Two RNAs folded together computationally: RNase P RNA and transfer RNA, 418 nucleotides in total. The prediction has a mean pLDDT of 77. Rfam match: Bacterial RNase P class A. Rfam classes the family as a ribozyme. Rfam describes the family as follows. Ribonuclease P (RNase P) is a ubiquitous endoribonuclease, found in archaea, bacteria and eukarya as well as chloroplasts and mitochondria.
[in-house]
């Protein structure tokens, strides 16, 4: 210097003028003063929780989600650390990473055969000389995938048929909380492909709906009318069934009426910042300090001046923790390669 | 703001649950028929299934993510 990789920060600054809006004070038609006024993703709504209501009551059957181990957390499908596998020269990155010796299903075409099986060519033996019968799974061929690999022995030819080594499985031992790893060891000729983001099995978790939740005030032919069913009955768990418990006495359905308004929920919170302590880390504890949007046609803008590296993606609507996606610029660590000293 | 659904030739749809050939109708083109046109008959072309990534030997179909479109939802009683 180039290429790459990981982590962090910022989100134009300052001044002036005019506007919009929440709160407080003054003042009560108007208004004035002070103060606050978008984001790292406010986005997608993909997960998890708070909050609110529904009978979150118990059980069973369903249904859904997650899936190496340990920890963090309010919780998670998130995060941290570790194990195993894969990619990369490397820094580093990626992994829906339980079970296929519980069962079922599927594996198109090709191929002899796609899975408690089987033999097209070939090889060997016999009959015999087109060929037929038997043996074989070493070699060829098909396919995405074909029943462990190499060597020696063995054989008519062969084959875990036997043996050695490697691989695999089980057990013991050692290390580790564990996942798992190790090999001095023992046993087993190998226990028969792939697929579970196919059904399923195992383990764990999950009630549903959502602030248009929900509460209060105001309005009204006002505890309105018709039909059906029913006390051994009916209804109530908002996507389903059954049993039990509990609650109510009417319930279901149809028709009809009123408002298009206001208040709360609504912002002090798993909150921010700083310091110290514990922990490898995610994170936790203590102390101090700060108050930091809250609308409901819905505010956060416009103009001018000046400076610079000339400014991307993008706008809260109940709140919070994550993930994913979009995106400007800057800084630092590390790796590889090249050049110079 | 919240909830749900859809995307397959030019148009309207099936196939997706249960993964292996992408099909139907209308439209387009060619030929036959007709004096000519329409209708009819025969045949042909045209889609990598909204984009990207993953699982699998193999994806329209299964999973994740993004994009676009459509539908529903006010309160009292």
């Nucleotide at each position: 210097g180039a290429a790459g990789u990981c982590g962090g920060c910022c989100a134009g600054g300052c001044a002036g003028u005019c506007g919009c809006u929440g709160c407080a004070g003054c003042a009560u038609a108007c208004g004035c003063u002070g103060u606050g006024g978008a984001g790292g993703a406010a986005a997608g709504u993909c997960c998890g929780g708070g909050c609110u209501c529904c009978u979150u009551c118990g059980g069973a059957c369903a249904g859904g989600g997650c899936g190496c181990c340990a920890g963090g957390u309010a919780a998670c499908g998130c995060c941290u650390g570790g194990g195993g596998g894969g990619c990369g020269u490397g820094a580093g990155c990626c992994c829906a990473c339980g079970g296929a010796a519980a069962g079922u299903g599927c594996c198109a075409c090709a191929g002899a055969a796609a899975a408690u099986a089987u033999a097209c060519c070939g090889c060997c033996u016999g009959c015999a000389u087109c060929g037929c019968a038997g043996g074989u799974a070493a070699g060829g061929g098909u396919g995405a995938a074909a029943u462990g690999g190499u060597g020696c022995g063995g054989u008519a030819a062969g084959a875990g048929c036997g043996c050695a080594c490697c691989g695999c499985g089980c057990g013991a031992c050692u290390g580790g909380c564990a996942a798992c790893a190790g090999u001095u060891c023992g046993c087993g000729g190998c226990a028969c492909g792939g697929u579970a983001a196919a059904c399923c099995c195992c383990g764990c978790c999950c009630g549903g709906a959502g602030c248009a939740a929900g509460a209060c005030c105001a309005u009204g032919u006002a505890g309105g009318g018709g039909a059906g069913c029913a006390a051994u009955c009916c209804g109530c768990c908002g996507g389903u069934u059954c049993c039990g418990a509990g609650c109510g006495g009417g319930c279901u359905u149809c028709c009809g009426g009123g408002u298009a308004g206001g208040u709360c929920g609504c912002a002090c919170g798993a909150g921010g910042c700083a310091g110290c302590c514990g922990g490898u880390g995610a994170c936790g504890g203590c102390u101090g300090u700060c108050c930091c949007a809250g609308a409901u046609g819905a505010a956060u803008g416009a103009c001018u001046g000046u400076c610079c590296u000339c400014g991307a993606c993008a706008g809260a609507a109940c709140c919070c923790g994550g993930c994913u996606u979009a995106u400007c610029g800057c800084c630092g660590g590390c790796u590889u390669c090249g050049g110079c000293u | 703001c919240g909830g749900g659904g859809c995307a397959u030739g030019g148009c309207g749809c099936a196939g997706u649950c249960u993964g292996g050939u992408a099909g139907c109708g209308c439209a387009u083109c060619u030929g036959c028929u007709u004096u000519g046109g329409g209708a009819g008959c025969a045949g042909a072309g045209g889609g990598u299934c909204g984009g990207c990534g993953g699982u699998u030997c193999g994806a329209a179909u299964c999973c994740g993510u993004c994009u676009g479109c459509c539908c529903c939802g006010a309160c009292c009683a």